[in-house]
Context: one part of a larger RNA
RNA sequence: CUGGGCGUAAAGAGCACGUAGGCGGAUUCGUAAGUCGAUUGUGAAAGCCCUGAGCUCAACUCAGGAAUUGCAGUCGAAACUGCGAACCUUGAAUACCCGAGAGGAUGACGGAAUUCCUGGUGUAGAAGUGAAAUUCGUAGAUAUCAGGAGGAACACCUGAGGCGAAGGCGGUUGUCUGGUGGUGUAUUGACGCUGAGGUGCGAAAGCGUGGGGAGCAAACAGGAUUAGAUACCCUGGUAGUCCACGCCGUAAACGAUGGAUACUAGAUGUUCGGAGUGUUAACCCUCUGAGUAUCGAAGCUAACGCAUUAAGUAUCCCGCCUGGGGAGUACGGUCGCAAGGCUAAAACUC
Numbered sequence: 001c002u003g004g005g006c007g008u009a010a011a012g013a014g015c016a017c018g019u020a021g022g023c024g025g026a027u028u029c030g031u032a033a034g035u036c037g038a039u040u041g042u043g044a045a046a047g048c049c050c051u052g053a054g055c056u057c058a059a060c061u062c063a064g065g066a067a068u069u070g071c072a073g074u075c076g077a078a079a080c081u082g083c084g085a086a087c088c089u090u091g092a093a094u095a096c097c098c099g100a101g102a103g104g105a106u107g108a109c110g111g112a113a114u115u116c117c118u119g120g121u122g123u124a125g126a127a128g129u130g131a132a133a134u135u136c137g138u139a140g141a142u143a144u145c146a147g148g149a150g151g152a153a154c155a156c157c158u159g160a161g162g163c164g165a166a167g168g169c170g171g172u173u174g175u176c177u178g179g180u181g182g183u184g185u186a187u188u189g190a191c192g193c194u195g196a197g198g199u200g201c202g203a204a205a206g207c208g209u210g211g212g213g214a215g216c217a218a219a220c221a222g223g224a225u226u227a228g229a230u231a232c233c234c235u236g237g238u239a240g241u242c243c244a245c246g247c248c249g250u251a252a253a254c255g256a257u258g259g260a261u262a263c264u265a266g267a268u269g270u271u272c273g274g275a276g277u278g279u280u281a282a283c284c285c286u287c288u289g290a291g292u293a294u295c296g297a298a299g300c301u302a303a304c305g306c307a308u309u310a311a312g313u314a315u316c317c318c319g320c321c322u323g324g325g326g327a328g329u330a331c332g333g334u335c336g337c338a339a340g341g342c343u344a345a346a347a348c349u350c
Base pairs, nucleotide, nucleotide: 003322004321005320006319007304008303012318014201015200016199017198021194022193023192025088027086028085029084030083031082033081034080035077036076037075038074039073040072041071042070049065050064051063052062053061054060091191092188093187094186095185096184097182098181099180103177104176105175106174107173108172109171110154115149116148117147118146119145120144121143125136126135162169163168206247207246208245209244210243211242215241216240220236221235222234223233258317259316260315261314262313263312266295267294268293269292270291271290272289273288274287275286276285278283299306300305323350324349325348332343333342334341335340
């Protein structure tokens, strides 16, 4: 390389948008590039292979054939692919109507709690632990009442519930805004799928500048524990955690499962819609669409398990893997303020 693979053995990019490219619905007509058939030319000789002949045989040699799977021309075929033209509505999209939602951005507001401050009451302890001590307190703590300040997070509702492409999203409310489900009609008429490069988004930590700082808390200090204790426990405590703007671009970024389409028994729960029977109604039941879970048939799987939300049966496109260590390292390149990220070997060794 041909292959074989990627839930857990090596392997799905963290996620999306999208360029080139690849692939692509139904019908008709044309064309003949791909495709298929015939034929002509060419495809040196020798060799290989087949048939025969010559050296007494053989090796060897000679003659004829075959082969040379290719390329080009000509004449045909028209199913499929391509191309051109026309047309269609089921894929896709748009409009109208109805709906659910912690989807996003930004402003305003609210109550509980912690801490601190002021004042009142009040007196000797409080805090903490396995037990203690460091610590706080007669300069009046802890407790309790009233008032005030400030920051952060939003108990109950809360659900294996919802929304989002992923990261993620939870008090109330205003404004702006994205996506999405359903019913029925109308419109466009394949406008689609995927997507190398590229671009954007991307938890936490970290970085830069300026704010903010209640609680918590790396580092650090002290007290314990211990043989030691650079820890676990305790008392403190700074970055940070919060906000604005700009970087970083990584995670067990996980469903460890790329996206799209079609097909292939069912059962049950739940969320959001639609239609219908019964009923005054709530509601129940039946059917149906979209999501989300549990179980399970066929099938698949090394097994575990997966099973209409596939890891089943197929097609299209992308990414990735190829024994362990060395190593996601070195070197080079590139990005970054830095930390470091991305790309990515070899010697050697088992």